[in-house]
RNA sequence: CCAGACGGCCGGACGACCGCUGGCGGCGCGGGGUUUCCCCACACUGCUGGAGGAAAGUCCGGGCUCCACGGAGAUGCGGUGCCGGCUAACGGCCGGCGGGGGCGACCCCAGGGAUAGUGCCACAGAAAACAAACCGCCGGUGCAAGGACCCCAGUUCCCCGCCGGCAAGGGCGAAACGGUGCGGCAAGAGCGCACCGCGCCCCUGGCAACAGGGGCGGCAGGGCAAACCCCACCGGGAGCAAGACCGAAUAGGGGUGGCCGGCGGGCCAACCCGGCGCAAGCCGGGACGGUGCCGCAGGGGCAUUUCCGCCUCGCCGCCCGGGUAGGUCGCGUGAGGCGCGCCGUAAGGCGCGUCCCAGAGGAAUGGUCGUCCCCUGCCCGAAAGGACAGGGACAGAACCCGGCUUACAGGCCGUCUGGUAUU
RNA sequence: GGGCGCGUAGCUCAGCGGUAGAGCACUGCCUCGACACGGCAGGGGCCACAGGUUCAAUCCCUGUCGCGCCCACCA
Numbered sequence: 001c002c003a004g005a006c007g008g009c010c011g012g013a014c015g016a017c018c019g020c021u022g023g024c025g026g027c028g029c030g031g032g033g034u035u036u037c038c039c040c041a042c043a044c045u046g047c048u049g050g051a052g053g054a055a056a057g058u059c060c061g062g063g064c065u066c067c068a069c070g071g072a073g074a075u076g077c078g079g080u081g082c083c084g085g086c087u088a089a090c091g092g093c094c095g096g097c098g099g100g101g102g103c104g105a106c107c108c109c110a111g112g113g114a115u116a117g118u119g120c121c122a123c124a125g126a127a128a129a130c131a132a133a134c135c136g137c138c139g140g141u142g143c144a145a146g147g148a149c150c151c152c153a154g155u156u157c158c159c160c161g162c163c164g165g166c167a168a169g170g171g172c173g174a175a176a177c178g179g180u181g182c183g184g185c186a187a188g189a190g191c192g193c194a195c196c197g198c199g200c201c202c203c204u205g206g207c208a209a210c211a212g213g214g215g216c217g218g219c220a221g222g223g224c225a226a227a228c229c230c231c232a233c234c235g236g237g238a239g240c241a242a243g244a245c246c247g248a249a250u251a252g253g254g255g256u257g258g259c260c261g262g263c264g265g266g267c268c269a270a271c272c273c274g275g276c277g278c279a280a281g282c283c284g285g286g287a288c289g290g291u292g293c294c295g296c297a298g299g300g301g302c303a304u305u306u307c308c309g310c311c312u313c314g315c316c317g318c319c320c321g322g323g324u325a326g327g328u329c330g331c332g333u334g335a336g337g338c339g340c341g342c343c344g345u346a347a348g349g350c351g352c353g354u355c356c357c358a359g360a361g362g363a364a365u366g367g368u369c370g371u372c373c374c375c376u377g378c379c380c381g382a383a384a385g386g387a388c389a390g391g392g393a394c395a396g397a398a399c400c401c402g403g404c405u406u407a408c409a410g411g412c413c414g415u416c417u418g419g420u421a422u423u
Numbered sequence: 424g425g426g427c428g429c430g431u432a433g434c435u436c437a438g439c440g441g442u443a444g445a446g447c448a449c450u451g452c453c454u455c456g457a458c459a460c461g462g463c464a465g466g467g468g469c470c471a472c473a474g475g476u477u478c479a480a481u482c483c484c485u486g487u488c489g490c491g492c493c494c495a496c497c498a
Base pairs, nucleotide, nucleotide: 001419002418003417004416005415006414007413008412009411010410012372013371014370015369016368017367018366020050021049022048023047024046025045026044028042030040031039032038033037052394056405057404059403060402061401062400063399064239065238066237067236077235078234079233080232081231082096083095084094085093086092097111098109099108100107101106112230113229117228118227119224120223121222134170135169136166137165138164139163140162141161142160146158147157148156149154178196179195180194181193182192183191197219198217199216200215201214202213203212204211205210243329244328245327246326253320254319255318256317257316258315259314262296263295264294265293266291267290268289271286272285273284274283275282276281298313299312300311301310302309336355337354338353339352340351341350342349343348373392374391375390376389377388379386380385424494425493426492427491428490429489430488433447434446435445436444441478449465450464451463452462453461471487472486473485474484475483
């Protein structure tokens, strides 16, 4: 210098003018009250605070709030899944193990169980999992015709048929019931042996995952669990439109007072009639009396129509409590930021010091200009440099916090790897 | 702000591990004097996009993008 790997950080700066918004104060004006004072709204004005690394997706985990819940267990559902640690917790992070990729720095892995059981493995292929045999290899046997062996012959061979053995080779497939080599055999085959792989047992190291070593076993057990499932562990439900307080109009609920009445029934002080009684009064009946107590009828609702059924229903006034609109709180001192020290490989923990840093409502944090910075293009110049034009991302708090994931112009710093050149 | 669901042909929808389908629409031919109806034949799909699991993905998992629905109180 070129190409790369990993970690961390920034993500325009300064000034002027004009705005937006939270808080505190001053002054003015208006409204209200319990009126030496207090509260609220508005205008002007002073000081001061005002987005992010992701505020995003809402994918996980918590705080907080309400609801449910006596304890423990079981079942179901959902999630997580090598080991150890960190943490309030996590599916996050750190360290390690195993597997895979890269020359390397390093990177990637939903990484428990396929010997608990069930299921699936299309097409092709003989066979896709109790194994099986298309071509093939080998043995036996038969031999009508044919072929080879110069001709003939045939205890020969081929071809062909039948019976049997085999799984090495071919072929199919994503995958074919361990791999390579030697021996062995009629041909073969873990049939035997060596090495590798696999399983079981033991020893050593390690907290563990696991690693190393030894012995035994001839191999039993193909793949898929981001198929059902099994095992271990975790998990009550909902979410700030949670929830709490204050609380209008209208409607509705409860209480209370007054008024009205289609039919029947019940009840009723006084009234009318009849009866009884010396009388007070009692009994029976009546009304063009009363009474919303009961039933019918009637109105309304259960989508509509008929029947049945169920629910509900008068008008006016006053009082009461709940809820709605609206308002206030929840709402930012927090698993908080920064610095230093100690412990730890690290994630992180502990201690000390210091700082207070947006919070409003359908929602403020912006615009213009100037100087500078960065990038791109083009021009001038030998170069340094200069002039002009264009551009400067992704995005934007809505209760808060810890993570993950996704988007992002451009730039800075550190550690490391490979290559090239020079010394 | 919070909680859910869905993307398959031009439209409406099936299919949920093994070569992507139906109805309507579209195109051509037949039928008819002509049109419609009818009959026959045909074309058209990166299964929203990108990764992963698997021999194999529309389907299973993860992440993006787009579209749609719901929310206070009483009953």